RNA sequence: CGGGGUGUGGUGUAUCGGUUACACGCUACGUUCGGGACGUAGAGACACCGGGUUCAAUUCCCGGCACCCCGA
Numbered sequence: 001c002g003g004g005g006u007g008u009g010g011u012g013u014a015u016c017g018g019u020u021a022c023a024c025g026c027u028a029c030g031u032u033c034g035g036g037a038c039g040u041a042g043a044g045a046c047a048c049c050g051g052g053u054u055c056a057a058u059u060c061c062c063g064g065c066a067c068c069c070c071g072a
């Protein structure tokens, strides 16, 4: 320098146009002498940034940024 991929709660992953889900973690309660484990309930994301298309965008298109891979 060229090509490709990825970017979504604190972490790891789903969601492929129509109210963002699951696990772990976190909080409260129950259980226990206490803790862990287990059970119940709950909080937590305007989806990397900007623009475009659309009635409607995490999703499609364009540009940028960061990281990863391949090539030179």
Stems, first nucleotide, its partner, number of pairs: 001071007010024004018055001026042005048064005
Molecule: transfer RNA
Organism: Candidatus Amesbacteria bacterium